Context: one part of a larger RNA
RNA sequence: UGCUGGGGGCCUGAGGGGAAGGUGUUCCCAGUACGAGAGGAACGGAGCGCCGGGGCCAACGGUGUACCGGUUGUCCUACAGGGCAGCGCCGGGCAGCCGCGCCCCCGCGGAUAAGGGCUGAAAGCAUCUAAGCCCGAAGCCGCUCCCGAAACGAGGCCCCCAACUGCCGGCUAAGGGCCUGGCGACAGGCCUAUGCUGGCGGCGAGGGCACCCGUAGAAGACGGGUUUGAUGGGGUGGGGGUGUAAGGGCGAAGGCUUCGGCCGACGUCCUCAGCCCGCCACUCCCAACAG
Numbered sequence: 001u002g003c004u005g006g007g008g009g010c011c012u013g014a015g016g017g018g019a020a021g022g023u024g025u026u027c028c029c030a031g032u033a034c035g036a037g038a039g040g041a042a043c044g045g046a047g048c049g050c051c052g053g054g055g056c057c058a059a060c061g062g063u064g065u066a067c068c069g070g071u072u073g074u075c076c077u078a079c080a081g082g083g084c085a086g087c088g089c090c091g092g093g094c095a096g097c098c099g100c101g102c103c104c105c106c107g108c109g110g111a112u113a114a115g116g117g118c119u120g121a122a123a124g125c126a127u128c129u130a131a132g133c134c135c136g137a138a139g140c141c142g143c144u145c146c147c148g149a150a151a152c153g154a155g156g157c158c159c160c161c162a163a164c165u166g167c168c169g170g171c172u173a174a175g176g177g178c179c180u181g182g183c184g185a186c187a188g189g190c191c192u193a194u195g196c197u198g199g200c201g202g203c204g205a206g207g208g209c210a211c212c213c214g215u216a217g218a219a220g221a222c223g224g225g226u227u228u229g230a231u232g233g234g235g236u237g238g239g240g241g242u243g244u245a246a247g248g249g250c251g252a253a254g255g256c257u258u259c260g261g262c263c264g265a266c267g268u269c270c271u272c273a274g275c276c277c278g279c280c281a282c283u284c285c286c287a288a289c290a291g
Base pairs, nucleotide, nucleotide: 005161006160007159008158009157010156011155015147016146017145021051022050023049024048025047026046027045028044034039052105053104054103055102056101060099061098062097063096067092068091069090070089071088072085073084074083075082076081094278107143108142109141110140115135116134117133118132164202165201166200167199168198169197170196171195175192176191177190178189179188180187181186209291210226211225212224213223214222231287232286233285234283235282236281237280238279239277240276241275242274247270248269249268250267251266254263255262256261
C1' cells in the first nucleotide's frame, strides 16, 4: 500500500516446512512348526541399549573472572584493609547456562509399487485384465509438531469507536432564482452547491512515543509496569554460599632476659561468626515524573 469505515481480542487453515525417527541385542513364542538327524524359524508380545531429533535443570555432574576462605612474592611505614602477579596460586560455590544428567519421539488409517489373487471375455477352452473387483512395502498421503488471511475467492466469531462536525480556498451550474430580447416556441446574461476537489481543525475506539523494567532480546520485535502502583532499586525478613571476622579474654611449644619479666606461631571463648547473594517474600523509602 492492498483487502473498501477505523480498531481490539480470539479463531479457521488454503498453502508451506520437518526425517523425527533409525538401529542392535536379549527373553517369551519355542527347542515348537519343519527336519531321519544335525539343526532350527515366523506371526505376535516384552525388556535393555546405541545413533539421531526436540525439550528441561528437581536430582547427578561441569562451569560459575558474582561471592567466601586459605596462602606466596612485592608495594601502600606498622595494625587493619587493599593493589599487582593469567581469577597470582589453591579450596569451595547459589542462580544462570549446560551434559556426562532427566523427559518425550506412540501407533492407527487411506491410496499404491513390484508381486499375489477373484470373477472374466476377446479366442465355446485357458487366462490376475481387456470391463470390473480383493490384497500387498522401511516407501507416498493423513492423524501429530511448526509457520501460515497478501489464501487478490485477501475469510470467520465477539466486542469497541464512528457512520459526524467547524473554517478557508478552487472548479462546475443539472436544478432553482433574477434580468434582457421576442406575441410566442425560444435565445442570451448574472447569482446560487445540495455536486466535485484542496487545505486546516474538533470529536474519537484504539495504537504509538515517552518513562521504570523483564530468564524477552544483535537492532527492531515480544512481555510486564507507570502512584487507582510492588515494575526496577534500596531496606527488612526468609533461603542460600563460604566456614567462625576484626578486636578482646584465657591458654601456649619455644626464644630472649638485667631473673623483675618480655616476645610468641598456634589453640580456645565471645562466634552456626563475619562477609556476600543475579533467589523468594514483605515494605511506597527512591525512581516510573511531566506529557

This is a predicted structure of a 291-nucleotide part of an RNA (large-subunit ribosomal RNA, domain VI) from Candidatus Pelearchaeum sp.
It matches the Rfam family "Archaeal large subunit ribosomal RNA". The literature on the family includes a 2001 paper in Science by Yusupov et al., "Crystal structure of the ribosome at 5.5 A resolution".
Its mean pLDDT, the model's own confidence on a scale to 100, is 86.
The organism belongs to Candidatus Pelearchaeum, within Archaea.